[in-house]
RNA sequence: AACGAACGCUGGCGGCGUGGAUAAGGCAUGCAAGUCGAACGAUCCCGCAAGGGAUAGUGGCAGAAGGGUUAGUAACGCGUGGGUAAUUUAUCUUCGGGUUAGGAAUAACCUCGCGAAAGCGGGGCUAAUACCAAAUGAAAUUUUUGCGGCAUAAGCCGCGAAAACCAAAGGCGGCCCUCACGGGCUGUCGCCGGAAGAUGAGCUCGCGGCCUAUCAGCUUGUUGGUGAGGUAACGGCUCACCAAGGCAUUUGACGGGUAGCUGGCCUAAGAGGAUGGUCAGCAACACUGGGACUGAGACACUGCCCAGACUCCUACGGGAGGCUGCAGUCGAGGAUCUUUAUCAAUGCCCGAAAGGGUGAAUAUGCGACGCCGCGUGCAGGAUGACGGCCUUCGGGUUGUAAACUGCUGUCAGGGGUGAGGAAAAGCCGUAUGCUAAUACCGUGCGGCCUUGACGUUAACCCCAAAGGAAGCCACGGCUAACUCUGUGCCAGCAGCCGCGGUAAUACAGAGGUGGCAAGCGUUGUUCGGAUUCAUUGGGUGUAAAGGGCAAGUAGGCGGCUUGGCAAGUCCAGCGUGAAAUCCCAGGGCUCAACCCUGGAACUGCACUGGAAACUGCUUAGCUUGAGUGUCGGAGAGGUGAGGGGAAUUCUCGGUGUAAGGGUGAAAUUUGUAGAUAUCGAGAGGAACACCAGUGGCGAAGGCGCCUCACUGGCCGACAACUGACGCUGAAUUGCGAAAGCUAGGGGAGCAAACAGGAUUAGAUACCCUGGUAGUCCUAGCCGUAAACUAUGUGGAUUAGGUGUUGGGAGUGUCGAUCCUCUCAGUGCCGUCGUUAACACAAUAAAUCCACCACCUGGGGAGUACGGUCGCAAGACUGAAACUCAAAGGAAUUGACGGGGACCCGCACAAGCGGUGGAGCAUGUGGUUCAAUUCGAGGCUACGCGAGGAACCUUACCUGGGCUUGACAUGAUAGCAGUAACCCUGGUGAAAACCGGGGUGACCGUAUCCAAUCGGAGGUUAUCACAGGUGCUGCAUGGCUGUCGUCAGCUCGUGCUGUGAAGUGUUGGGUUAAGUCCCGCAACGAGCGCAACCAUUGCCCUUAGUUGCCAGCGGGUUAUGCCGGGAACUCUAAGGGGACUGCCAGUGAUAAACUGGAGGAAGGUGGAGAUGAUGUCAAGUCAGCAUGGCCCUUACGCCCAGGGCUACACACGUGCUACAAUGGCCAGUACAAUGGGUCGCGAACCCGCGAGGGGGAGCAAAUCCCAAAAAGCUGGCCCCAGUUCGGAUUGCAGGCUGCAAUUCGCCUGCAUGAAGUUGGAAUCGCUAGUAAUGGCACAUCAGACACGGUGCCGUGAAUACGUUCCCGGGCCUUGUACACACCGCCCGUCACACCAUGGGAGUUGGCUGCACCAGAAGUAGGUUGUCUAACCUUCGGGAGGACGCUUACCACGGUGUGGUCAAUGACUGGGGUGAAGUCGU
Repeated sequence: AACGAACGCUGGCGGCGUGGAUAAGGCAUGCAAGUCGAACGAUCCCGCAAGGGAUAGUGGCAGAAGGGUUAGUAACGCGUGGGUAAUUUAUCUUCGGGUUAGGAAUAACCUCGCGAAAGCGGGGCUAAUACCAAAUGAAAUUUUUGCGGCAUAAGCCGCGAAAACCAAAGGCGGCCCUCACGGGCUGUCGCCGGAAGAUGAGCUCGCGGCCUAUCAGCUUGUUGGUGAGGUAACGGCUCACCAAGGCAUUUGACGGGUAGCUGGCCUAAGAGGAUGGUCAGCAACACUGGGACUGAGACACUGCCCAGACUCCUACGGGAGGCUGCAGUCGAGGAUCUUUAUCAAUGCCCGAAAGGGUGAAUAUGCGACGCCGCGUGCAGGAUGACGGCCUUCGGGUUGUAAACUGCUGUCAGGGGUGAGGAAAAGCCGUAUGCUAAUACCGUGCGGCCUUGACGUUAACCCCAAAGGAAGCCACGGCUAACUCUGUGCCAGCAGCCGCGGUAAUACAGAGGUGGCAAGCGUUGUUCGGAUUCAUUGGGUGUAAAGGGCAAGUAGGCGGCUUGGCAAGUCCAGCGUGAAAUCCCAGGGCUCAACCCUGGAACUGCACUGGAAACUGCUUAGCUUGAGUGUCGGAGAGGUGAGGGGAAUUCUCGGUGUAAGGGUGAAAUUUGUAGAUAUCGAGAGGAACACCAGUGGCGAAGGCGCCUCACUGGCCGACAACUGACGCUGAAUUGCGAAAGCUAGGGGAGCAAACAGGAUUAGAUACCCUGGUAGUCCUAGCCGUAAACUAUGUGGAUUAGGUGUUGGGAGUGUCGAUCCUCUCAGUGCCGUCGUUAACACAAUAAAUCCACCACCUGGGGAGUACGGUCGCAAGACUGAAACUCAAAGGAAUUGACGGGGACCCGCACAAGCGGUGGAGCAUGUGGUUCAAUUCGAGGCUACGCGAGGAACCUUACCUGGGCUUGACAUGAUAGCAGUAACCCUGGUGAAAACCGGGGUGACCGUAUCCAAUCGGAGGUUAUCACAGGUGCUGCAUGGCUGUCGUCAGCUCGUGCUGUGAAGUGUUGGGUUAAGUCCCGCAACGAGCGCAACCAUUGCCCUUAGUUGCCAGCGGGUUAUGCCGGGAACUCUAAGGGGACUGCCAGUGAUAAACUGGAGGAAGGUGGAGAUGAUGUCAAGUCAGCAUGGCCCUUACGCCCAGGGCUACACACGUGCUACAAUGGCCAGUACAAUGGGUCGCGAACCCGCGAGGGGGAGCAAAUCCCAAAAAGCUGGCCCCAGUUCGGAUUGCAGGCUGCAAUUCGCCUGCAUGAAGUUGGAAUCGCUAGUAAUGGCACAUCAGACACGGUGCCGUGAAUACGUUCCCGGGCCUUGUACACACCGCCCGUCACACCAUGGGAGUUGGCUGCACCAGAAGUAGGUUGUCUAACCUUCGGGAGGACGCUUACCACGGUGUGGUCAAUGACUGGGGUGAAGUCGU
């Protein structure tokens, strides 16, 4: 795009078309083929008659057309073009000829009889255009024969001669004659025979059009001949005899399946593909099968006979029927109409005609089934109404849409008017032809009369009224059109991709929007897109695809020159290519659809004429293709025979002693019966080290010691010979690794199977010790391999460079060598070109030619069935059902690897100290509980949120309360000595509820106070709302962790690539660094690195209080205490300083590195802050914010008490220890960072102590916290569960706080647990670091802090190095991974479902062969029976009918095969499936 469609929703009108596609299933009922009285007799009716009418029968014509259907048919059935010299043709036309004279019957009718009926029989009468014999007979036909023409072989046509043979029918009209019968003339319709035409038909031939080779051989009337029969006609069409042929093998016989064919129709740019409904041509069929009759024509749709099935009637004896005609009915089906009207028109049949008939046809009805047309109003109308929907709450949208105002009147409705389809025929008149004729008849013209189913026609006019007339589908992308609500991987959608697991533009509903519109969607089918079977117009190295290799048959293709022919080819002409359709032009319905007229076209086929380039055929040549020859050459080419040495093993002998062997390590194993080792001798089998080489040879498989014999091919040089002899190659034939098979040998080594030992979770493996087939030989089979260059063979052409093997030529040389050229091989690199890319590139995958083979999504499957081959194993050929939306190639970017190269990091190593064991603290899990609130979960949760849970916090639990609320804003209405503050009573655990008393408020107005009024504020009620630590961190913002302070991550332009992408960013160096240098199709740039910032280390300048005190002075027991000083320390501002700057070496002269000098500091000086692109849906809705959802007398709010502090247990992080580098006691020295008024709190006093009293000073360089501790000095302890260790517990106290029981800290006395250095494992740290010692602070009433954040004191050891572990960076490589190795993925088993193979069989369809049987019919025979026409010698004969019989033959039957299908216990594999099992 289309449809003979169907289904769903919807439906106003008209025109034109169209409508049983399935059950060629069955059919009730009515109709669908009759007509002629001018062929005939008879009967009846009307009429006085003339005459007219009706019609059962005889007879004629028709019934073979029209109409239906597509079952069968793969065929000369159809299409197209021929042939018929091999034929026929009723009716029709033309021509010419004839139509004489007789005969015998029979239906109707009458009568008798049988039968239920259908119907039938006997007897009698009768007519014809019915039937029969005779006559004539030009012509025709047959035979013989003469001539001419033509032709295609038999022949055909024409003109002659002779012989034989064969016809007929009358009716009607007019005139005349006759008493009548009848006759004559004439017209017309008929009849007979013939010629020709037209039309129709038959037969025949070339060509064309389905699938299947898993159908490869078929055939006996088969193929041909002779003769005969038969037919309209040729012919094995049939028969007899003869011969043995015929068809087919890729141009597909035979068989199987499917199918009516065509014009056309649909689609397509075309070529094609698909289709054959309506219309038209042809064919076939008519209940199924068979058969003939009649006839011009049939083997006959509404004829006949027989058989069968089915239906109906029946008196059971017997009969009837055939809708695939029109309607209609049942059935089956997703599905297909009125039991209508009329012969008015067009046609057909009959008739002389009038006319009759016609379910052909024309009309009508039904169906949106299709195409076409029309309408459902038009104009104005904003407050942008109501309502709906959405909303950011402002509004937006539906939307000029509606309402409303004005106007119009198509269609439908009512009324009226009213074409065309009608032409004829008939009758009358007239002209003309025929004729004797003004009859008749025919033809023309004029007039008269009559004919319409549709039809209430079309069209037109009038009336009325916007009145009666819009739906369907879609809205994620493809694809025009978006939001809300509901739902929550459910329900559902889906053409493909795919939507749906709580924010669904994808489901469902709604609003809106888009599209089409009396339709719209869906389903089905065909073509297109699909260059996806490729003629136009594809491919085969790796995507599917080159046969394992060769020889060669058919076939295909084929070098140069010349003459001829004209098959292909080309040109012209002619015939045909039906009509319709398509196209063009014009015309008719108001337009269109539709219809009419004309043209063009129908790309085809046939014939005739011409051309000769090309192909072909043929003639004569040629040498370049191909081959032969002569002379040389290389080689693991092949076959056979003989020979050789090294090595392994075994045997024998000698020497010799305890091990050998084997492995990652071992063991099995060998060995004291003497191994291994070593020496000598022998046996036997197999293979041939070095040479050896991207070297050689061969068609491939393949071929490797030496010699000989036989033998194939190849190469070079020469240019003598042949003269296209060539290339390719289905079928076929041969060769064909390894393994395997058969028979016989052989067997050293090796070695499937097997055994043992190991390994392992297992180990039917890898490893080890043994070991049999086999490996070897001979003869035969098998016929496959990643038989690979994954690249068929042959030929031609197309830049180069460089190796190598074998020949040849040339220059030069004494010669070897070398150099140049060339032929044949074999490699690498590379230009053009090709390729999807990779790559190929004279050895093509380039550009062409020839031929062969093969491919057409993955799986199922190289499987099943069938066939062929094979001893078997198996090989070759080779499907389908079903299932998936992919499978695959090449390349790209990542990620990954028990891949590689390089590099880094407390990553390992080297060290120091820990954890893991103990007790306690703290967090977590688990358990428990009314509750133990919640979150965090490998590294990156677990002394984490929490920098501080007794109440509070607090989110949890129990109980008691409140409901506009503890808190915010607004509205309405109201209230008040009101709000607030103070005192106070009752109930209660408190919250709270119910009271009493006192003081008493802001702004404005007015003179003051109170009150009033207005505002503000308060309160009560109601309504909006508040509130939620309720859910979702997988809806989010923000913030954070981690890789990682790792060195990376990107962009613009350019360039490369079809593209993804690449380049830059890779490479050579170097660095902590993508840091820098050099190189480079890249050049630049950004975020990162570094630097800039603050801190610390040195110096300088400035400034000196609260800090400092060297010098000067004063003073004290003592102290910067005082005067003073500004030097020092310090404080805090500003500067300087370090930059590989300098030197040397290394490096490439670079970057840089190494060392050195100077310097407080040296190569980033130390340590901070600073965290790229991104990853983990990482963490957080409980910090905060926030979308959505949820709760609303509760999931909100208040209160008391409890809980977060539980405790068989497990883990993380810590503290204290286990002691002598220690503990205790006494004395004594040296810090820094910080904090302090709701505070730090001195001196002094009390207390053993915690602490208490006290209150100076200090809002701080001034005062206080504040004592630093380890250290040092001295003393005691003496290796013990201790003078170590301090848990636990008791008693007594202190402090904070409303409160210390659950549940605080501290003190004193007493108690004195485990623990004696910690298994596997594991953590931190590279210098002022680890280790160790104390101090301060935040939070905080207090404090469970042993935590966290900072500060200073003391102060080490070690790093050879990068093999390994972990993490990371860059390059490279492989990849079947991309959720990215925690990936992917294979097979068995178990379960469910599906299709399928096998299967003892069973059932059915079709069919072959053999045989039986044989209806009707036809043909032949005939001795039985019967017999009008003709003949007769009257006896009969001829002829005919019946019967019988023979042949053929349908249905049917028997036996045995083939094939297809269905089904079958059981069984085989296959496919799919969310999860399962075992291994990997």
A computed fold for a 1480-nucleotide RNA from an uncultured bacterium, annotated as small-subunit ribosomal RNA. RNAcentral holds the sequence, with entries from ENA and SILVA.